Source information:
A computed fold for a 1450-nucleotide RNA from an uncultured prokaryote, annotated as small-subunit ribosomal RNA. The sequence is in RNAcentral, with records from ENA. Rfam family: Bacterial small subunit ribosomal RNA. Its family is annotated with ribosome and structural constituent of ribosome in the Gene Ontology.

RNA sequence: AACGAACGCUGGCGGCAUGCCUAACACAUGCAAGUCGAACGAAGGCCCGGAGCUUGCUCCGGUGUCCUUAGUGGCGGACGGGUGAGUAACGCGUGGGAACCUACCUUGGAGCGGGGAAUAACCAUUGGAAACGAUGGCUAAUACCGCAUACGCACUUCGGUGGAAAGGCUUCGGCCACUCUAAGACGGUCCCGCGUCUGAUUAGCUAGUUGGUAGGGUAAUGGCUUACCAAGGCGACGAUCAGUAGCUGGUCUGAGAGGAUGAUCAGCCACACUGGGACUGAGACACGGCCCAGACUCCUACGGGAGGCAGCAGUAGGGAGUAUUGGACAAUGGGCGCAAGCCUGAUCCAGCAAUGCCGCGUGUGUGAAGAAGGCCUGCGGGUUGUAAAGCACUUUCAAUUGGGAAGAAAGAUUUAGAGUUAAUACCUCUUAAUAUUGACGUUACCAAUAGAAGAAGCACCGGCUAACUCUGUGCCAGCAGCCGCGGUAAUACAGAGGGUGCGAGCGUUAAUCGGAAUUACUGGGCGUAAAGCGCGCGUAGGCGGCCUGAUAAGUUGGAUGUGAAAGCCCUGGGCUCAACCUAGGAACUGCAUUCAAAACUGUCAGGCUAGAGUAUGGUAGAGGAUAGUGGAAUUUCCGGUGUAGCGGUGAAAUGCGUAGAGAUCGGAAGGAACAUCAGUGGCGAAGGCGGCUAUCUGGACCAAUACUGACGCUGAGGUGCGAAAGCGUGGGGAGCAAACAGGAUUAGAUACCCCGGUAGUCCACGCCCUAAACGAUGAACACUAGUCGUCGGGAAGCUUGUCUUCUCGGUGAUGCACUUAACAGAUUAAGUGUUCCGCCUGGGGAGUACGGUCGCAAGAUUAAAACUCAAAGGAAUAGACGGGGACCCGCACAAGUGGUGGAGCAUGUGGUUUAAUUCGAAAAUACGCGAAGAACCUUACCUAGCCUUGACAUUGAUUGAACGGACCAGAGAUGGACCGGUGCCCUUCGGGGAACAUGAAAACAGGUGCUGCACGGCUGUCGUCAGCUCGUGUCGUGAGAUGUUGGGUUAAGUCCCGCAACGAGCGCAACCCUCGUCCUUAGUUGCCAGCAGGUUAUGCUGGGCACUCUAAGGAGACUGCCUUCGCAAGGAGGAGGAAGGUGAGGACGACGUCAAGUCAUCAUGGCCCUUACGGCUAGGGCUACACACGUGCUACAAUGGGGCGUACAGAGUGUUGCGAUACCGCGAGGUGGAGCCAAUCACUUAAAGCGUCUCUCAGUUCGGAUUGGAGUCUGCAACUCGACUCCAUGAAGCUGGAAUCACUAGUAAUCGUAGAUCAGCAAUGCUACGGUGAAUACGUUCCCGGGUCUUGUACUCACCGCCCGUCACACCAUGGGAGUUGAUUUCACCCGAAAUUGGGAAGCUAACCUUCGGGAGGCUACCACUUACGGUGGAAUUAGCGACUGGGGU
Repeated sequence: AACGAACGCUGGCGGCAUGCCUAACACAUGCAAGUCGAACGAAGGCCCGGAGCUUGCUCCGGUGUCCUUAGUGGCGGACGGGUGAGUAACGCGUGGGAACCUACCUUGGAGCGGGGAAUAACCAUUGGAAACGAUGGCUAAUACCGCAUACGCACUUCGGUGGAAAGGCUUCGGCCACUCUAAGACGGUCCCGCGUCUGAUUAGCUAGUUGGUAGGGUAAUGGCUUACCAAGGCGACGAUCAGUAGCUGGUCUGAGAGGAUGAUCAGCCACACUGGGACUGAGACACGGCCCAGACUCCUACGGGAGGCAGCAGUAGGGAGUAUUGGACAAUGGGCGCAAGCCUGAUCCAGCAAUGCCGCGUGUGUGAAGAAGGCCUGCGGGUUGUAAAGCACUUUCAAUUGGGAAGAAAGAUUUAGAGUUAAUACCUCUUAAUAUUGACGUUACCAAUAGAAGAAGCACCGGCUAACUCUGUGCCAGCAGCCGCGGUAAUACAGAGGGUGCGAGCGUUAAUCGGAAUUACUGGGCGUAAAGCGCGCGUAGGCGGCCUGAUAAGUUGGAUGUGAAAGCCCUGGGCUCAACCUAGGAACUGCAUUCAAAACUGUCAGGCUAGAGUAUGGUAGAGGAUAGUGGAAUUUCCGGUGUAGCGGUGAAAUGCGUAGAGAUCGGAAGGAACAUCAGUGGCGAAGGCGGCUAUCUGGACCAAUACUGACGCUGAGGUGCGAAAGCGUGGGGAGCAAACAGGAUUAGAUACCCCGGUAGUCCACGCCCUAAACGAUGAACACUAGUCGUCGGGAAGCUUGUCUUCUCGGUGAUGCACUUAACAGAUUAAGUGUUCCGCCUGGGGAGUACGGUCGCAAGAUUAAAACUCAAAGGAAUAGACGGGGACCCGCACAAGUGGUGGAGCAUGUGGUUUAAUUCGAAAAUACGCGAAGAACCUUACCUAGCCUUGACAUUGAUUGAACGGACCAGAGAUGGACCGGUGCCCUUCGGGGAACAUGAAAACAGGUGCUGCACGGCUGUCGUCAGCUCGUGUCGUGAGAUGUUGGGUUAAGUCCCGCAACGAGCGCAACCCUCGUCCUUAGUUGCCAGCAGGUUAUGCUGGGCACUCUAAGGAGACUGCCUUCGCAAGGAGGAGGAAGGUGAGGACGACGUCAAGUCAUCAUGGCCCUUACGGCUAGGGCUACACACGUGCUACAAUGGGGCGUACAGAGUGUUGCGAUACCGCGAGGUGGAGCCAAUCACUUAAAGCGUCUCUCAGUUCGGAUUGGAGUCUGCAACUCGACUCCAUGAAGCUGGAAUCACUAGUAAUCGUAGAUCAGCAAUGCUACGGUGAAUACGUUCCCGGGUCUUGUACUCACCGCCCGUCACACCAUGGGAGUUGAUUUCACCCGAAAUUGGGAAGCUAACCUUCGGGAGGCUACCACUUACGGUGGAAUUAGCGACUGGGGU
């Protein structure tokens, strides 16, 4: 786009169309084919006349006229109407052809004389339930039969022979019929060319079959049929068989070519319950005729009968699904008839159905307060929306009332005229008049009346695809055409608001074409995506060099015929328009005939040599076959020498060996394979071919001539060759080696490794016929830049060489044009062309099943479907990854030092427990983490008691200053009662205001409740790793690449050089802070060299700031200088210097990753709670304890413990504070209070160290846990649950398994000091400070992490990836299957209805003939052939079911 549609929701009107696609299933009922009395006999009614008379009955007659009925007879029932079962066919379409028929109709010619015999009806008798008959008798015809006639007709032996007829009506004129004959028209029959679906998993079919002769038959040709003769005919250009199907004009779609289709309309065919058959007839093998058989239905008196809606309606059934048992012959058409007319479910109309197409309407204008309501909201508003209401108009359609065409012309009767004719008849035509004929129909159309009055829905709104928000739901419910939505913020589900599209319809479903160049004729492909047969030879076929002539099959042009109508298209016309109807034109791309042309193709004839081939002379070669022969090596055997191992592996073991191995020497045997040469070298069609020699043999190449004269290319079938493995028979068997066995490895190891070892490998003969049989590239020919190799020939040149150049044929590399999706190919094409063959059409199922062919088998070949998925695949790109490669770095390893892991304790976590043990953090990157301090508080948890506008914020009527004091109850919160107090600012003295308190009612507060996977901010980590990007340009179809790679160098994408890149940004570095040297400035609270004073002693004092120091500002370091290496960047060494190559340390963290962490710092969307998940209080808990882990402290001791003496820091902190001297206490501490808001005073004795004494290797004078007692301090309060002191106690532990951590210099190790938090403290933690102060680094193989380049990839959630197969469970389709049940086809035999034909000796018999006996002719019984249905047996094909079973899919 479209539909004969159906379903869902909805539904106002009209016009025009269409309407059982399924069960060719079965049918009740009615109707659908009759007509003619002008062919015939008869009967009845009506009417008229007459008679009898019982005056209303009977009988007779008549036809004027009319009607009816059955019968004889004629014409028509072969048309019209239905359906599509069958049919793959001369059935249909198209174009031709001849041996034919044709009633009615038209035209021409001729005729229509004279006779006869019957028979229905009817009557009588009679059978039967009925249907329907039987017998006897009467009768007519346009029914039937002879005779006569025969121009023309048929036959013919050419003499001749044969064959017709019917009348009726009449106005008497004729008309209508009839017979013969000739022609036409109409309709039909037969034959031929071409076209007409699928399957080869259907390859052979055929016996009247193919042809001939003769007879028969037909309207007619013909094996149509019969007899005889011959052996043909069809088929790969698809016979036969199977399946499916009416064909066409057309219809739908499409740019076209095509594809699909064959409803309505039209042409043809076929069929009429199923099968067979003929009769009648002009025409049938007959839808509403006959006979027979069968199935089914009905009637029956059981003896017999009847029927055929695929005509119109209608019924049942089937189905998703398809209408009224309507009206009329008014029109058109048909049958009969002289006609009137009759008949007509053809037809014309109406009814039903939105089934389709077309048209119209459901109002129009105005109307902002932008109403109300709804929805949304950022709360301002927006939107629905001029929409509504309101106001002003209109009345199509529908409703009611009234009017009102066309479809009607014929025909009939009458008048007049003309023609015809002898004619004023008849008939025909014309004219006029008259009375009529309409189913539709309450028509179309027109007018009037009333009033916006009666008339809008459906689908969609994630993308494709026009149209967005809210609410609900929470991987549920659901949606979905494809992709895909839904797991708590869904534009995708459901509802709503809004919007979009179409509109009396809108969606969905089914089926068709298009898009789909996705079967490619137009118009595709085959190196890697599906796709080149493994390779030759060759049949058919297809294609084919140059010249000349002929021909005219193909080809081209003209003409003629045909190509039905309708439809499509164009132009007009008619319905108000349109749909629709109608007229003309064009078109129908085709076929046939004919004329012409002769270029090309074909054919015929003649010639040519460029293709192809032959001859001559050479050349190279693992080309093939057969026979022979050679050496090396392995193995075995024999012998010698000789002794303990050999062999094998990552390491071993099995194995061999003292019975002498292995090693070594000599000899023998046997089999197989041929090192070096050896080469992107050679040969071959491919498979393939490798020592040497001989014989036989195929092909290729080169050179120069001669010859043949297109002999060519390809190649369906066919045929041959065809690695390895395998099979059969017979040999052979050294090595190797499936199977097998043993030893190892391993969780296992039916493997990889090792020791053995049989088929096999080898030969001969015969099979198999497959490979990643690969260049994943069919064969042949021609053309299209080069360069460099190599193999085999030949030629030329000179400089004569291991030379150079050219050329033919092979074989390689690279590369342009061009091609390609890219990769790549590129004269050996995958380029440009020609010819021929093979093959492909999404993945899986499956190269499988079934069937066929081949094979001894294994199996090969040919080769599906159901079902299932939305992909499978190619090439390239960026990443990531690799038990890939290259380079580099890092306390990464190594080299070292010290730890952890073992003990006790501290602390955190898990687990467990609990009323609660609040919450978070979870590999690295959680676990002395949030917490720089849990007794109450903190506190979020639990228990109990209380509060409800609330502990806190804003608004707020009222009242009161605020506030302070003490009493009672209670665990307290809280409650009760009482006393004191009246303030500040302004004032018109009434009052008002600010702050604070009280407080009704309500808005609201509050939440450490949830979501860190809704977020902001902050943070960890990779990682202080050197990376991450951009602009422009260039390359690529593109993703992308380049830059950023390369060569160097660096700590560094640091810098240099090169380069289709040139630049730039974020990172690196530097700029900042601290430390190290110096200088300047300044000099107290710091300092003290010199001067002076003083003390037991001290910068204590005067004084000075020189030094130290303090804290501001500067200098200094840049590979700057020298040597050397390097193009440079830079490196190495050196000098100077406090410091040297980033001087040391810190701060500083690119693009990003981990949905990393945090809603419990804070902030915040959404959700949730609101007398509670909020708030207050007391007590408890976070401190529990069979256990496990992390991080630490103290130790295990002599480099140590203890005692005594003694020396030296830095950095901090202090007024709710640090707190000196002094005194008390063993001590923690207490009393006390100088000084200090700090370079001034205090904390504040630093410790390790040094000196000396002691301990002497022990669970100790080590170690200090634990426990008992006594205290101190802080604090409302140390029970749960603080720290510290003293006395006593004195546990484990003697250096720590596997494993694991930190550290490269003022570092590790070790020693102490201070601070934050803080009333106190569980701090051994954290942060900072200084003292003492090492060892080691060969180096980058390995472990871990990272960076760059490269490579492979089936990964991209990115290797913690992806993914294979069995097994288990469920479902689905399918193969096999003992069988079983149908269907179709076929063969043989049996039976053999009806019927035609033939026979017919028996029987019957009107017309004609007869010599009267009979005959001719006809009919029948009966017989024969053919044959339907049926039966028996066999075969083939096909379908359903089937226990069990096989694989397959999800």